Predicted 3D model of a 1420-nucleotide RNA (small-subunit ribosomal RNA) from an uncultured Syntrophomonadaceae bacterium. It matches the Rfam family "Bacterial small subunit ribosomal RNA". The coordinates come from a structure-prediction model, not an experiment, and the mean pLDDT is 84.

């Protein structure tokens, strides 16, 4: 950027689309093909007539019987009438069942037709004429449709339904009898078709070519309408006419066979494959060519231009990607092919070898009465199962389309819709406008503020969508029908067809789109990401934990990366993640890659096929170029218009389709065939070079050996032995012999050869190349995949030979060990003959040819020219072989006519490290072993070229007390003191090579103090702010270990105002409240500020220019020279900066200036002191100058910087010390000086207070201190400093004390006084080498002092005690001159308390040849 996608998380609505990628896995149930009665019989139903029959009713008429009534004036009787019932008879009338007949509707099992070979599915299987594309079919068929011609005459005999028996559980039959048909079957006709013979024309001939002639083959009818003729009583039947099927045969359409050219995927670790196989001849078969089949000959056929085998895969239009070529892929839509549970197999038919059709056989399911039967969702739903995963057992035939039918119509899981699923694309919406007290609230904060943010609220609107109500389409127009101008058609009429108009009627989607109403911001926002590549940052929380992660890679206490929140950023109904292509990847490079070192030139060479090929000329047109034709389906892409509100989507126009195929031209170049050409290549001729190859032969020096002399104790070897060898006589030496191997000088980036590789003469033998001029053939050429042959050592075979050398093995050394290096020996081997083997760093790590493109110098080999008396020099020129270098190329290095430039042409190799030049396969080999040659894991690099440091048991230069000459020490002892480690309630913390260990700590009994036990305090012991109260402060005092808690007395001070009470204030104090106070807890790896160390090394850097693609270089190297990147000189550099040096201070001569507290030369006093007067000359004192610059001379050097000597001179080459520490390294040191960020604490991790610790002690190590003594210890005597420091302070004299010390108090705020006696030294003296008159540990006893307090845990004194301990293993520090050494003296801190540590001075050496080496350092 894409997806048929899956998964998280979330999900408001529509439109179009899409949806089993896995088990071609198994399926339950409905459905997915019929349909025609206008092809037949049949059955059914129903309705009509109309006929039988049976029921069962209604009315009427007539009679008989009976009753009633009224009426004949009255009563019986009777009679007539009227009216009821009942019974009989007569005729009608409608109904209803049941059966025949005809007719007509409708269903429709069956026969019969047409369709079930289309629609619908899947994608196993195929690598194939299967697709695609073009082209053939003179080798072909073709139902239904359409044209055109013709034709449909007369018979026949079944046979299903059905009816009977009948068999079976069922499926599904059997026998028997009756019927039709557009069902079957002769027979007529034959225009045409088929056969078979074949005339006329053409032809030269095979043939073309078809007149004409013989032979042969069809058919079927079914529904309407007419009613002029004929018949008939009518209906109608002949006829007539209209539609529909029927035959034949021609063309056409449309579909299908079949062949063919070109394309179509891996794997050669699959090289050979083939028997009907390849061809023919005959036959048979097909609609049709053909080994398709069969017989029979004959022996082909495929193949590195990759056949045969294996594996993988339906093909394409297209779809994604890409700037294009290309790479992928093949869903859904379309076209083609294939399959239908699996394997066969043919039948029907215009078409199947047929998804819902038969048969066989097979797995599997189902039914059975066990005999036997029945299925086939890769059709649509649906169902189980597989799985990360894919939907409804939905309405409809209203619309397209298809089937049957004249139709109406049925039928259609095709289709249309509709239902699920953000699965994809596209459109809408989740609201507009205003709104700043910039609300609350979160979050951040440098506490100021900042950000969510006009976002919200709140005000004014608005109505998409969603909801509720109403109204409500398009898609529908045809077909058929109902009216119809007109027009076919017919003898005419009608049937019937055509047919503008016109009427009515048809909706699954659905009361859905759309439209109006109404209310109301009201129901409608996630995801993902914010270290960098890439758009977006804070906090916290966590602490190599959870975790994250596409690649780099985050996380070990400040994480913008984990995880959360706030804030952003991205996209948006959808965000992310996962797989999958493709880009980017010029990372397989056709377009458009490379092999000298990065992966990658075959070890060489010849040479088949292959590819590529000089110069001319005429010719052809196979490549190539130009034009037209045809085809390259539709759809999709593109472009423009259209139609749905827009778009998604659909329509309709066009252009495009790089392709094939056919003509037709054109001829330049290529090819192709032809004549010709000398320059490419080859041959002839005449030359010289040479370790070019073979083979015979000779030759001389050296090793070895063996014989003999001469000799006598060693040889040999090594870093040093040592094993060897030798008194049986070596080794050295000389003579002679013997043998084998190799050929010294010459010899040389010289020769020669394809490479390997060849080294002494000499003789045959043979390759090749180089020069010179001419003649000859006439592109004979250049590469070269396979092949083939040569090919260094080593090794292997079989015979030889072996002096030397020397694996392998032995000894002897080294050594932690030493299967190595060294030594002594020594056997395959090296040597030869033949045969294998075929590798190397087989190298220029550089394939061959041919052209062509600046110079310079060498060197081999030949020729030519000039010159010369000759030889040389010199200059051309051709092959060779070196080197330097320009353009050019190269990533640089570098290559640079012997290319790694510039180009053609062939071959051979690469495609990220390892795994691995491995395994397995094949070949080859006697074997070792080559050869060809993977993968699965792994990993985020692995390489080159050049840079800048830094290392090196590399090299050069140079330098430090770095060695080395020296002296003196540590390391042994005792004891101080730091550490460590142990211990402890605690032994507080820090500091850890050098640079931590007498360091923080210039001083731990309490304090300090920070640690440890216990007593106590919470706004605190310290700061600020605030109210109240009080009075300052201070003093007494009970209890306590104290801290600290009660209590009592007394009783005021500063400032303002006020007469005065008193009033406010500062400052103090107490109480109370809360902001805060505190923390020597934590992180030196969050810092800052200090340090250390490299290293007082001499080095670190910049601008500019130059150079390099760049890091980065030049300058900074180089000669030279210094202590020194100091200086001079060269130089693409030329300047600068931080170091260095000087400038500062101390001292080392000296001047001036000053002269007390200092000094005293002359003076002058004075017993004695510079004590006093006096002086300031001298020392001194502290202030200002001067002095030294390689200045001078001299050598030397480069006419230089400098060096070397030398004069002067207090001092000479930085005059000697000291302050000064570049750019940077150790994430050195220090949060416990100090500051600080962040974390942690807050009745305790603060803050007080007593007491303890920091003083502990088996050890173990650093710094020191006194020692082992006679250069000395002891005792006496006695001389000489510098530097400090003094007031809560040094502390004289005196006077006590053995001392420590006390008592005293002068005198000093110090050139004045005191600490203050310097010691060593030097004169005397004593010890006499012992654990001593050495040495002082350690102990007791007794004391001094400081201090509130010396138990733990001070110093000192004195008396006694008298340990280790006789100069120190390995090791291993210091120091080159006023030093080392060695002696004393101050000072900090300090109440007291130095061997430590800063300071002063006194005495006062040795050594330095040298830079090999050890350490550090600086340049190159």
């Nucleotide at each position: 950027g894409a997806c048929g996608a899956a998964c998280g998380c979330u999900g408001g609505c529509g439109g179009c689309g899409u949806g089993c990628c896995u088990a071609a896995c198994a399926c339950a149930u409905g459905c997915a093909a019929g349909u025609c009665g206008a092809a037949c019989g049949g059955a059914g139903a129903c309705a009509u007539a109309u006929c039988c029959g049976g029921c069962a009713c209604u009315g009427c008429g007539u009679g008989u019987u009976u009753c009633a009534g009224a009426g004949c004036a009255g009563c019986a009787g009777g009679u007539g009438c009227u009216g009821g019932a009942a019974c009989a008879c007569g005729g009608a009338g409608a109904g209803c069942c049941g059966g025949g007949u005809a007719u007509g509707u409708c269903u429709u099992a069956g026969u019969g037709g047409c369709g079930g070979a289309c629609g619908g599915g899947u994608g196993a299987g195929u690598a194939a004429c299967g697709c695609g594309u073009g082209a053939g079919u003179g080798a072909u068929c073709u139902g239904c449709c359409c044209a055109u011609a013709a034709g449909a005459g007369g018979g026949g005999g079944a046979u299903a339904a059905c009816a009977g028996u009948u068999g079976g559980a069922a499926a599904c039959g059997a026998c028997u009898g009756c019927u039709a048909a557009u069902a079957c079957c002769g027979c007529a006709u034959a225009a045409g078709g088929u056969g078979u013979g074949g005339a006329a024309u053409u032809g030269a001939a095979g043939a073309a070519g078809g007149a004409c002639a013989c032979a042969u083959u069809a058919a079927a009818g079914g529904c309407g309408g007419c009613g002029a003729c004929u018949g008939g009583g009518a209906a109608c039947a002949g006829g007539c006419u209209g539609c529909c099927g029927c035959u034949u045969a021609u063309g056409g359409a449309u579909g299908a066979g079949c062949u063919c050219g070109c394309g179509u995927c891996u794997g050669a670790u699959u090289a050979g494959c083939u028997g009907g196989u390849u061809g023919g001849c005959a036959g048979g078969g097909u609609a049709a060519a053909g080994g398709c089949c069969u017989a029979c000959c004959a022996a082909g056929g495929c193949g590195a231009c990759g056949a045969u085998c294996a594996g993988u895969a339906g093909c394409c239009g297209g779809c994604c990607u890409g700037a294009g070529a290309g790479g992928g892929u093949g869903a859904a839509c379309g076209g083609c092919c294939a399959c239908a549970c699996u394997g066969g197999g043919a039948c029907u038919g215009a078409g199947a070898c047929a998804c819902g059709g038969c048969c066989c056989a097979g797995a599997c399911u189902c039914c059975u009465a066990c005999g036997g039967g029945a299925g086939g969702c890769a059709g649509c739903a649906g169902u189980g199962g597989g799985g990360a995963a894919u939907a409804u057992u939905g309405c409809g035939c209203a619309a397209u389309g298809g089937g049957g039918g004249g139709a109406a119509c049925c039928c259609u899981g095709a289709c249309g819709c509709a239902g699920c699923g953000a699965c994809g694309c596209c459109g809408c919406g989740u609201g507009a406008g205003c709104g700043a007290a910039g609300a609350a609230g979160g979050c951040c904060u440098u506490c100021g503020g900042g950000u969510c943010g006009u976002a919200a609220a709140g005000c004014u609107c608005u109505g998409u969508u969603a909801u509720a109500g109403g109204g409500g389409a398009c898609g529908a127009a045809a077909g058929a029908g109902g009216c119809g101008a007109g027009c076919c058609g017919g003898a005419g009429a009608a049937u019937g067809g055509c047919g503008a108009g016109u009427c009515a009627g048809u909706g699954a989607c659905g009361g859905u789109a759309c439209c109006c109403u109404a209310a109301g911001a009201g129901g409608a926002a996630g995801c993902c990401c914010c270290g960098g590549c890439u758009a977006a940052c804070u906090a916290c929380g966590u602490g190599c934990c959870a975790g994250c992660a596409g690649c780099c890679g985050c996380g070990g206490u400040a994480a913008g990366a984990c995880g959360u929140a706030g804030g952003g950023g991205g996209c948006g109904a959808g965000c992310g993640u996962u797989g999958u292509c493709c880009g980017g990847a010029a990372u397989c490079a056709c377009u458009g890659g490379g092999c000298g070192u990065a992966a990658a030139g075959g070890g060489c060479a010849c040479g088949c096929a292959g590819g590529c090929g000089g110069c001319g000329c005429a010719a052809u047109a196979a490549g190539u170029c130009a034009g037209a034709u045809g085809u390259g389906a539709a759809a999709g892409a593109c472009c423009g218009g259209a139609g749905c509100c827009c778009a998604a989507c659909u329509g309709c126009g066009g252009a495009a389709a790089u392709g094939c195929a056919u003509c037709u031209g054109a001829a330049a170049c290529u090819g192709u065939a032809g004549c010709g050409c000398u320059u490419g290549a080859g041959g002839g001729c005449a030359g010289g070079a040479g370790a070019g190859g073979g083979c015979a032969g000779u030759a001389g020096a050296a090793u070895u050996c063996c014989u003999g002399g001469u000799g006598u104790a060693g040889c040999g070897g090594u870093g040093a032995a040592a094993u060897g060898c030798g008194u049986a006589g070596a080794a050295a030496u000389c003579a002679g012999g013997a043998g084998g191997a190799a050929u010294a000088c010459c010899g040389g980036u010289g020769g020669c050869g394809a490479a390997g590789g060849c080294g002494a003469c000499u003789g045959c033998c043979u390759g090749g190349a180089c020069u010179g001029g001419c003649c000859c053939u006439g592109a004979c050429g250049c590469u070269g995949a396979g092949g083939u042959g040569c090919g260094a050592a080593a090794g292997c075979g079989u015979g030889g030979g072996u002096a030397g050398c020397a694996a392998a093995c032995a000894g002897g050394a080294u050594u932690a060990g030493a299967u190595a290096c060294c030594c002594u020996g020594g056997u395959a081997g090296u040597c030869c003959a033949c045969g294998c083997c075929g590798u190397a760093a087989a190298c220029g790590a550089u394939g061959g040819a041919u052209a062509c493109u600046a110079g310079g110098u060498g060197u081999g080999g030949g020729a030519g020219g000039u010159a010369u008396c000759g030889a040389c020099c010199c200059c051309u020129c051709c092959c060779g072989u070196g080197c330097c270098g320009g353009a050019g190329c190269a990533a640089a290095c570098g290559c640079a006519a012997u290319a790694a430039g510039u180009a053609u042409c062939c071959c051979g190799c690469c495609u990220g490290g390892g795994g691995a030049g491995u395994a397995c396969g094949g070949c080859c080999g006697c074997a070792a072993g080559g050869u060809u040659g993977a993968a699965a894991c792994u990993c985020a690099a692995a390489g080159g070229a050049a840079u800048u440091g830094a290392c090196g048991g590399g090299g050069g230069c140079c330098c430090g007390c770095a060695c080395a000459a020296g002296c003196g020490g540590u390391g042994g002892a005792g004891c101080a003191u730091g550490u460590g480690g142990u211990u402890u309630a605690a032994u507080u913390c820090g500091a850890u090579g050098c640079a931590a260990c007498g360091c923080g700590a210039a001083g731990a009994a309490c304090c300090u103090u920070a640690c440890c036990a216990g007593g106590u305090c919470u706004u605190g012991a310290c700061a600020u702010c605030c109210a109240c109260a009080g009075g300052a402060a201070g003093c007494c005092g009970g209890c306590g270990a104290a801290a600290g808690c009660a209590g009592g007395a007394a009783g005021u001070g500063c400032c303002u105002c006020g007469g005065a009470a008193g009033a406010g204030g500062a400052a103090c104090u107490g109480u109370g409240a809360g902001a805060c106070a505190g923390g020597u807890g934590g992180u030196g790896c969050a810092u800052g500020g200090u340090u250390g160390u490299c290293g007082u090394c001499a080095g670190c850097u910049c601008g500019u220019g130059u150079c390099g693609u760049g890091a980065g270089a030049u300058g900074u190297u180089g000669g030279g020279u210094u202590a020194a990147g100091u200086c001079c000189c060269g130089c693409a550099a030329c300047g600068a900066g931080c170091g260095c040096a000087a400038c500062c201070c101390c001292u080392g001569c000296u001047a001036u200036u000053a002269g007390u507290u200092g000094c005293u030369a002359a003076c002058g006093g004075g017993a004695g002191a510079g004590c006093c007067g006096a002086g300031c000359a001298c020392c001194c004192u502290a202030a200002u100058g001067g002095g030294a610059c390689u200045g001078c001379c001299g050598g030397u050097g480069a006419c230089a910087a400098g060096c070397c000597g030398g004069a002067g001179g207090a001092a000479g080459g930085u005059g000697g010390g000291g302050a000064u520490g570049a750019c940077g390294u150790c994430a050195a040191a220090u949060c416990a000086u100090c500051a600080u960020g962040c974390c942690c604490u807050u009745u305790a991790u603060g803050a007080u207070c007593u007491g303890g610790g920091c003083u502990a002690c088996a050890c173990a190590c650093g710094u020191g201190c006194u020692a082992c003594a006679a250069u000395g210890g002891g005792u006496g005597g006695u001389a000489c400093a510098a530097a400090g420091g003094g007031a809560a302070g040094c502390g004289a004299a005196g006077c006590c004390g053995c001392g420590a010390g006390g008592c005293g108090g002068a005198g000093c705020g110090g050139a004045u006084c005191c600490c203050a006696g310097a010691a060593a030294g030097c004169c005397a003296u004593u010890c006499u080498c012992a654990g001593u008159u050495c040495g002082g540990a350690u102990u007791g006893u007794a004391g001094u002092c400081u201090g509130c307090a010396a138990c733990u845990c001070g110093a000192c004194u004195a008396c006694a005690u008298g340990a280790a301990g006789u100069c120190g293993g390995a090791a291993u520090c210091g120091c080159u001159a006023g030093u080392a050494a060695u002696c004393g003296c101050g000072g900090a801190u300090c109440a007291g308390c130095a061997u430590g540590u800063c300071g002063c001075g006194g005495u006062g050496a040795a050594u330095g040849c040298g830079u090999u080496c050890c350490c550090g350092g600086g340049c190159c």